This is a predicted structure of a 79-nucleotide RNA (Glycine riboswitch aptamer) from uncultured Actinophytocola sp. Taxonomically the source falls in Actinophytocola (Bacteria, Actinomycetota, Pseudonocardiales, Pseudonocardiaceae). The RNAcentral record of the sequence draws on MGnify.

Formats: sequence, structure tokens, C1' cells
RNA sequence: CGCGCGGGAGAGUCCGAGCCAGACUCGGCGCCGAAGGAGCAACUCCUCCCCGGAACCUCUCAGGCAUCCGAACCGCACG
Repeated sequence: CGCGCGGGAGAGUCCGAGCCAGACUCGGCGCCGAAGGAGCAACUCCUCCCCGGAACCUCUCAGGCAUCCGAACCGCACG
């Protein structure tokens, strides 16, 4: 790093329309951050500087706001 299993948070299913119902889709406003991305930078590397790496901090582009899926991170097993 890959793969399997287990644990795994947050925020409206609010309004309107479409739809036989649910789900879903579109528009509007409000919100969340732990896929990803970006930024600063604690820290790290080095004799020092530079370079490099770098967050769960920040942004919210993306993603998300019933359930499911997903989910950083942690544990176990295998390659």
C1' cells in the first nucleotide's frame, strides 16, 4: 500500500414542484465535515538554512444533512 471483518461522528428529509405511494429528481434557503481536494502551519527531517513530509487546524470546491451506502481513524488476519 492492497484486501477481508469489526467499531466508527456531525448536520433540515425545512419549503415548493415533479411522482399513484415511498424513494428519488430539480430549485431555494439553512447547516455538517472524518472520502477526496486546497491552504496555513504546530510538528518532523537537517549541524544550520533551504528543500522535503505534514493534521482529526482552517476552507467548504467536491462530498454530506431519515435509512442504507460511504466515512478519517483504531483493532485483527492475509499478501